[in-house]
A computed fold for a 139-nucleotide RNA from Cohnella sp. AR92, annotated as c-di-AMP riboswitch aptamer (ydaO/yuaA leader).
C1' cells in the first nucleotide's frame, strides 16, 4: 500500500418508523414493558351519494395506467407512464434513480367525542443558476 471478513463509533439517506425510562444482564444486539413524538384505520351530526351490490369491495404505500414478445394458463422478459427521490430551504434547470409489495375478508363516504393498531425494513451521495438562510475564519 491494496483486497476480503468481522466489531464497534461518527456523518447522513429512503421511510411514519424517532427519543426517554423500567426490567431480562455487567456492555450491545435482542425480548417485555412505560412514556414521549410521529403515523395510520374504525367511527356521529351536517354534507355526499342516492344507487351499488361477484366484473366483489376496500386500506397502507409514490408506486398508477398504456403496449410488445413469449406462454395453454400462472407467469416471465421489456418499452413507456401518472407519481416519487438524493447532505440548510425554496424555485428553475439538466441527467439518473424508483416507478414494489402488501393487508382485510363481502365489509368500511366524510366525520367531533370515542375506540383501536404501528413505530419495521434497506442503504451510502446530484450537479447548475437564482434568491432567502446558518457555521466558521479574518478584520
Nucleotide at each position: 500500500a491494496c483486497g476480503a471478513u468481522c466489531u464497534u463509533g461518527u456523518a447522513g439517506c429512503u421511510u411514519a418508523g424517532u427519543u426517554u425510562c423500567c426490567g431480562g444482564u455487567g456492555a450491545a444486539a435482542c425480548c417485555g414493558g412505560a412514556a414521549a413524538g410521529c403515523g395510520g384505520g374504525g367511527g356521529a351530526a351536517c354534507c355526499a351519494a342516492u344507487c351499488u351490490u361477484c366484473u366483489g369491495g376496500g386500506g397502507c404505500g409514490a408506486a398508477u395506467c398504456g403496449g410488445u414478445c413469449u406462454g395453454c394458463a400462472a407467469g416471465g422478459a421489456c418499452c413507456g407512464u401518472a407519481g416519487g427521490g438524493g447532505a440548510c430551504c425554496a424555485u428553475c434547470u439538466a441527467a439518473c434513480c424508483c416507478g414494489a409489495g402488501u393487508c382485510c375478508g363481502u365489509c368500511a363516504g366524510c366525520u367531533a367525542a370515542c375506540c383501536u393498531c404501528g413505530u419495521c425494513a434497506g442503504c451510502u451521495u446530484u450537479g447548475g443558476a437564482u434568491g432567502g438562510g446558518u457555521c466558521a475564519a479574518u478584520u
Taxonomically the source falls in Cohnella (Bacteria, Bacillota, Bacilli, Caryophanales). Model confidence (mean pLDDT): 82 of 100.